[in-house]
C1' cells in the first nucleotide's frame, strides 16, 4: 500500500445498561395449613392416568359452615454494598438430554439445567394479551419518541469537529496487534 476473516487482545453505549447470590423493608395476608364446635355418614391421599405398594377413616376420614381460635412460606418487588459482565441478557421452538414433584414402573403436565436454531444495540412510555394477590413487576406484539454507534447526503466551522435528514444492525463499532496477498 492493502484489507483476506465470524482471527487475538482491550474497550465504549446507562448514573434506571445487564444478571447473580447476600442483608433489610413493604406485600403477599389475617390467606393456605393447623385446632375447636356443628353438619354430614365412608371412603381419602402419596402432580394426571393405568398397574403395583403403602398411610389415615365408624375412637367418625374427604366434603361444608362458624370462631372476633391459632397462623406460615414461595414465586416477584424496593433499597444497600458486593460479585460477574457489555449478547452482558431476553424470549420463541425443539431434544428418544439431565433432574425434581411424600414410594416404585410406563406415560402426562409443569418447574430447574443442559444442547441446537432463530429474533431483540440500549432503557423508558402508550395500548392489547399474557402470567401474577397486585393498581407492582415480567415477557410478546404494535405504536410515537429518546440515546450510543457507523454509512450516505446537505450545510456550518476549520484542526477534522458540530447541526439536520435518512438508512442499516451487536456476526455490529472504535483502537491495537499477528498476519493471507501484492509492490
Nucleotide at each position: 500500500c492493502g484489507g483476506u476473516g465470524a482471527g487475538g487482545u482491550a474497550g465504549a453505549g446507562g448514573u434506571u445498561g445487564c444478571g447473580a447470590g447476600u442483608a433489610u423493608u413493604a406485600a403477599g395476608a389475617g390467606u393456605a395449613g393447623c385446632g375447636u364446635u356443628u353438619g354430614g355418614g365412608a371412603g381419602a391421599c402419596u402432580a394426571u392416568g393405568u398397574g403395583g405398594a403403602g398411610u389415615c377413616g365408624a375412637u367418625g376420614a374427604u366434603c361444608a359452615a362458624a370462631c372476633u381460635g391459632u397462623g406460615a412460606a414461595a414465586g416477584g418487588a424496593a433499597u444497600a454494598a458486593u460479585c460477574g459482565c457489555c449478547g452482558a441478557a431476553g424470549u420463541a421452538a425443539g431434544u428418544a438430554c439431565a433432574a425434581u414433584a411424600a414410594c416404585c414402573a410406563c406415560c402426562u403436565u409443569a418447574u430447574u439445567g443442559a444442547c441446537u436454531u432463530g429474533c431483540u444495540g440500549g432503557g423508558g412510555c402508550u395500548g392489547c394479551a399474557u402470567u401474577g394477590a397486585a393498581c407492582a413487576a415480567g415477557u410478546g406484539c404494535a405504536g410515537a419518541a429518546c440515546u450510543g454507534u457507523c454509512a450516505c447526503a446537505a450545510g456550518c466551522a476549520u484542526u477534522u469537529g458540530c447541526u439536520u435528514g435518512u438508512g442499516g444492525a451487536g456476526a455490529g463499532c472504535u483502537a491495537u496487534c499477528a498476519g493471507a496477498g501484492a509492490u

A computed fold for a 183-nucleotide RNA from Priestia taiwanensis, annotated as Lysine riboswitch aptamer. The sequence is in RNAcentral, with records from Rfam. Rfam family: Lysine riboswitch aptamer. Rfam describes the family as follows. Riboswitches are metabolite binding domains within certain messenger RNAs that serve as precision sensors for their corresponding targets. Rfam links the family to the GO term lysine biosynthetic process. Model confidence (mean pLDDT): 78 of 100. The source organism's lineage runs through Bacteria, Bacillati, Bacillota, Bacillaceae and Priestia.